[in-house]
Context: one part of a larger RNA
RNA sequence: CUGGGCUUAAAGAGUUCGUAGGCGGCGAAGUAGGUGAGGUGUGAAAGCCCUCGGCUCAACCGAGGAACUGCGCUUCAAACCGCUUUGCUAGAGGGAGAUAGGGGUAAGCGGAACAGAUGGUGGAGCGGUGAAAUGUGUUGAUAUCAUCUGGAACACCGGUGGCGAAAGCGGCUUACUGGGUCUUUUCUGACGCUGAGGAACGAAAGCUAGGGUAGCGAACGGGAUUAGAUACCCCGGUAGUCCUAGCCGUAAACGAUGAGCACUAGUCUGAGGGACUUUCACGGUUUCUCGGACGUAGCGAAAGUGUUAAGUGCUCCGCCUGGGGAGUAUGGUCGCAAGGCUGAAACUC
Numbered sequence: 001c002u003g004g005g006c007u008u009a010a011a012g013a014g015u016u017c018g019u020a021g022g023c024g025g026c027g028a029a030g031u032a033g034g035u036g037a038g039g040u041g042u043g044a045a046a047g048c049c050c051u052c053g054g055c056u057c058a059a060c061c062g063a064g065g066a067a068c069u070g071c072g073c074u075u076c077a078a079a080c081c082g083c084u085u086u087g088c089u090a091g092a093g094g095g096a097g098a099u100a101g102g103g104g105u106a107a108g109c110g111g112a113a114c115a116g117a118u119g120g121u122g123g124a125g126c127g128g129u130g131a132a133a134u135g136u137g138u139u140g141a142u143a144u145c146a147u148c149u150g151g152a153a154c155a156c157c158g159g160u161g162g163c164g165a166a167a168g169c170g171g172c173u174u175a176c177u178g179g180g181u182c183u184u185u186u187c188u189g190a191c192g193c194u195g196a197g198g199a200a201c202g203a204a205a206g207c208u209a210g211g212g213u214a215g216c217g218a219a220c221g222g223g224a225u226u227a228g229a230u231a232c233c234c235c236g237g238u239a240g241u242c243c244u245a246g247c248c249g250u251a252a253a254c255g256a257u258g259a260g261c262a263c264u265a266g267u268c269u270g271a272g273g274g275a276c277u278u279u280c281a282c283g284g285u286u287u288c289u290c291g292g293a294c295g296u297a298g299c300g301a302a303a304g305u306g307u308u309a310a311g312u313g314c315u316c317c318g319c320c321u322g323g324g325g326a327g328u329a330u331g332g333u334c335g336c337a338a339g340g341c342u343g344a345a346a347c348u349c
Base pairs, nucleotide, nucleotide: 004320005319006318007303008302012317014201015200016199017198021194022193023192025088026087027086028085029084030083031082033081034080035077036076037075038074039073040072041071042070049065050064051063052062053061054060091191092188093187094186095184096183097182098181099180103177104176105175106174107173108172109171110154114150115149116148117147118146119145120144121143125136126135162169163168206247207246208245209244210243211242215241216240220236221235222234223233258316259315260314261313262312263311266294267293268292269291270290271289272288273287274286275285276284277283298305299304322349323348324347331342332341333340334339
């Protein structure tokens, strides 16, 4: 290479957009590059293969055939691929009319809780634990009431519920704004799918600068526990957690399951629409989209999966090839750094 794979054995890039490329709907006419058929030239000889023959046989040698799967020229065919022209509407997209939503950004507002401050009541403990102690309190704590200030997060609703490409998104209001779904006797007319490179987004932690800091809380200090206790428990507590601007670019970034299209039993159920039916309602039937549970065939090593496939097919991309060494070394590149991406070998089992 051929071939086999990627939920859990090695293997789906964190996600999307998109360049090149690859692949691509229905009809008509043409062309003849690919494709197919015929003819012809060439494809040296020897060798291989087949049939005969000569050395007593064989090796070896001789003769004939086949083969040389290729290439050139030429004639023909026109189904398929390609190309040109022309058309279509089932893919895709636009318009119109409805519509659900924690989708995004910014500003403003709210209540509960917590902490602090001030004042009132009150007067000895409070706090904490398995039990304690550190801690805190007559300079009046804990408790309780009133007022004020501050930061962070939004109970109930809340849901195998919704939205988003993923990361993710939840108090309320307003402004701006992205996407989706349904309906349609509307338009364009293949405009599509995937996507090497590339670009954008990307939890938490971390980094830079400036703010902010209630609670929580790495590090750190103390008290316990213990043989020890660099821990688990307790009392404190800095960075951080929050905001603004920039960087980082990684996660068990998981459905451990790439994207798209088509086809292949059902049953139950949640969310958002439409149509029909019915005495309004309740309800019933049906259809489209999204989210779940069970399950047939099939698939699977099994667990399981099963119209949201891991079934049956097609297209395109990514990735895997025994364990360790090792996501290490080296080189390159990105980064302020931490480090990221790319990524071996010796050796060993």
A computed fold for a 349-nucleotide part of an RNA from a Planctomycetota bacterium, annotated as small-subunit ribosomal RNA, central domain. NCBI's taxonomy places the organism under Bacteria, Pseudomonadati, Planctomycetota. The RNAcentral record of the full RNA draws on ENA and SILVA.